[in-house]
Record summary: The RNA shown here (transfer RNA) has 73 nucleotides and comes from an uncultured Eubacteriales bacterium. It matches the Rfam family "tRNA". It is annotated as a transfer RNA. Its family is annotated with triplet codon-amino acid adaptor activity in the Gene Ontology. Its mean pLDDT, the model's own confidence on a scale to 100, is 81.
């Protein structure tokens, strides 16, 4: 220098053909229990790495950039 992959909740990760984002764990509340743990029920928590574009509509498509990793030179 070229190229590929990843970036989404506190953490680990889903998200199909573009239609306003989910799970598990963790946290909080309640139930149960003599108490803790376990179990059960519920709640809160993210505008999706940054910016721009296309579109009625973008986590998803296009462009530029950032960070991490791989391959080639």
């Nucleotide at each position: 220098g070229a190229u590929c992959c990843a970036u989404u909740a506190g953490c680990u990760c889903a998200g199909u053909c573009g239609g306003u984002a989910g799970a598990g764990c963790a946290u909080c509340u309640g139930a149960c229990u003599u108490u803790u743990a376990a179990u059960c029920a519920g709640a809160g928590g993210g505008u999706c790495c940054g910016g721009g574009g296309u579109u009625c509509g973008a986590g998803c498509c296009c462009c530029c950039g950032a960070u991490g990793g791989g391959u080639c030179a």